[in-house]
RNA sequence: GGUCCCUUCGUCUAGCGGUUAGGACGUAGCCCUCUCACGGCUAAAACAGGGGUUCGAUUCCCCUAGGGACUA
Repeated sequence: GGUCCCUUCGUCUAGCGGUUAGGACGUAGCCCUCUCACGGCUAAAACAGGGGUUCGAUUCCCCUAGGGACUA
């Protein structure tokens, strides 16, 4: 250089045109407890950036960025 893959809460992940973007761990608050731990309830927190297609895009297409595999 060429071909291909990945990027979603702090971390790990599900979703794949119309969802309130879900779950686990973690964090915060409350309950429980003499206290802590455990346990229960609740909350905050995310679609890499730009453009296009579409009535509607996290999802499809293109470019860019970062990471990875193979190949020369």
Molecule: transfer RNA
Organism: Deltaproteobacteria bacterium